[in-house]
Molecule: Bacterial RNase P class A
Organism: Candidatus Zixiibacteriota bacterium
């Protein structure tokens, strides 16, 4: 320098002008609701996204459970509120390597499947070949044996060597592989190594299935409170008014009076609307400590959108960063903020989208 690999950081800062949302203070207007003006505070993300997992919270079901079914998960240890997430490790695989990937329990419980090719894909089998017998002058043909060699296939019935044989074969032997069992050593464990012994049994469980563990359903349009209206329901009330008089009572005169009421009031009901849920939480920042790490603990400080289909923006200047050019290597000049995107119950993850910068490590090449 190139190629690669793993991880981290940021998503500009400051000032000014204009504008928007929310909260709040004051003034003005207004019966009030509220509106206007002025001021103060505050206002998106690393993914706010997909809604794929795990939780909080709420209601419904159930009774604290068991069984069956269905679905999910599946090496070990740790972390966590929990997880299908994270960290470390084991085993297997890929890569020269840094490093990466793995639904990674059981195929020796049973059932099933294994395309094409091939003789044969699991109660093995025979196309070429090899060998024996018969036959033939010979080529060959017929019967039998065999599975070492060839051939097919993703995969061929343990591998190599020797003995053995008509030719061969775990048929026998040595060494080795694989699997089970037993014992030993190391490890917390997965597991690794060693010894003995038995066997030599292809793959697929993201096919059924078996084993172990987990799981009730719906979701903030959850749900709770207040409450115009309407339907419907329950309860209660219901006789006076006018004239005369300065006025009240009394007196007198006139009109009206029962309910099968479009009467009045109260309760209940809960639509529109309003309030809560809804921001102090598995919280954030700094620092110290424990731990390989995930993560946990102590101390100090802080309170930071939440409104309603929903604001969070624009411009100017300066600075640093980055890029380009020049260079006397001090610097100078120019460009000058882009990408993905956008809260609407809340958290922890995963996944996906995307711009810039930095660091560690690996391989190769070049220079000294």
């Nucleotide at each position: 320098a190139a190629a690669g690999u793993a991880g981290g950081a940021g998503a500009a800062a400051c000032a000014g002008u204009c504008g928007c949302g929310c909260u709040u203070u004051a003034a003005a207007u207004g019966a009030g609701a509220a509106u206007u003006u002025a001021g103060a505070g505050u206002g998106a993300g690393g993914a706010a996204a997909g809604u794929c997992c795990g939780a909080g919270c709420u209601c419904c079901a159930g009774a604290g459970a068991a069984u069956c079914g269905a679905g999910g998960c599946g090496c070990c240890c740790g972390g966590u509120a929990a997880c299908g997430c994270c960290g470390g490790g084991g085993c297997g695989g890929a890569g020269c390597g840094a490093u990466c990937c793995g639904a990674c329990g059981g195929a020796a419980a049973g059932u099933g499947c294994c395309a094409c090719a091939g003789a044969a894909a699991c109660u093995a089998g025979a196309c070429c070949g090899c060998c024996c017998u018969g036959u033939u002058a010979a080529c060959g043909c017929a019967g039998g044996g065999u599975a070492a060699g060839g051939g097919u296939g993703a995969a061929a019935a343990c591998g190599u060597g020797g003995g053995g044989u008509a030719a061969g074969a775990g048929c026998c032997c040595a060494c080795g592989g694989u699997a089970g069992u037993c014992g030993g050593u190391g490890g917390a464990g997965a597991c690794a190594c060693c010894g003995a012994u038995u066997a030599u049994g292809g793959g697929c469980a993201a096919a059924c299935c078996c084993c172990g563990c987990c799981u009730g359903g719906a979701g903030c349009a959850a749900g709770g409170c207040c409450a115009a209206a309407u339907a419907u329901a329950g309860g209660a009330a219901c006789a006076g008014g006018g004239a005369u008089u300065g006025a009240u009572u009394c007196g007198u005169c006139c009109c009206g009076c029962u309910a099968u009421g479009a009467u009045u009031c109260c309760u209940g009901g809960g639509u529109a609307g309003g309030c809560c849920g809804c921001a102090u939480g598995a919280g954030c920042a700094g620092u110290c400590g424990a731990g390989c790490a995930a993560u946990c603990g102590g101390c100090u400080g802080c309170c930071a959108a939440g409104a309603g289909a929903a604001a969070u923006g624009a411009c100017u200047g300066u600075u640093a960063g980055a890029c380009c050019g020049u260079u006397u290597c001090g610097a100078c000049g120019g460009u000058g903020a882009a990408a993905c995107a956008g809260a609407a119950c809340u958290c922890g993850g995963c996944u996906u989208a995307u711009c810039u910068c930095c660091u560690g490590c690996u391989u190769u090449c070049c220079a000294c």